[in-house]
RNA sequence: AAUAAAACAAAAGCGCCAGAACUUAAAUCAUAAUCGGAAAAAAAGAUUUAAGUUGACGAGGACAGGGUUUAUCGAGUUUUCGGCGGAUGCCCUGCGGUGUAUCACCACCGAUAAAGAGCUUACAAAACUUCCAAGUGAUUGGGGGGACAAAUAGGCUCGGGUGAUAAU
Repeated sequence: AAUAAAACAAAAGCGCCAGAACUUAAAUCAUAAUCGGAAAAAAAGAUUUAAGUUGACGAGGACAGGGUUUAUCGAGUUUUCGGCGGAUGCCCUGCGGUGUAUCACCACCGAUAAAGAGCUUACAAAACUUCCAAGUGAUUGGGGGGACAAAUAGGCUCGGGUGAUAAU
């Protein structure tokens, strides 16, 4: 370098499902009242089994290593419940940046490298509605329509250390 095999990776509101809810089928149980009837059946109910479905809507977020776990923001409101795992959060150390050139310490940050304060600018998807498709069904996939956030971020105005040395 080539070939072959195996393994790993793909996602971060992400993955998963023993609870729960829901669906279908079968079996079993029950069958009060009402109606009907010769008898039955049907509808509604419960349990079990089997097979399934649902179980986070976007915005935002990664210097490296280690540690840690209920890791930011709003939208929606029948489960976005409950649980497991993961995770860009947080902490420590190192590296790097800024705070006047270098070093040490300190503080704040992460190659867009200043926290904080005020003003300001821009940005969502689901939900909703409609259509198509898949499924017996729960439900799922996709297209169209028209809205609505907050945090973060951008801009502007404020807002920046100590010591030593060097330079002016």

RNAcentral holds the sequence, with entries from Rfam. This is a predicted structure of a 168-nucleotide RNA (glmS glucosamine-6-phosphate activated ribozyme aptamer) from Crassaminicella thermophila.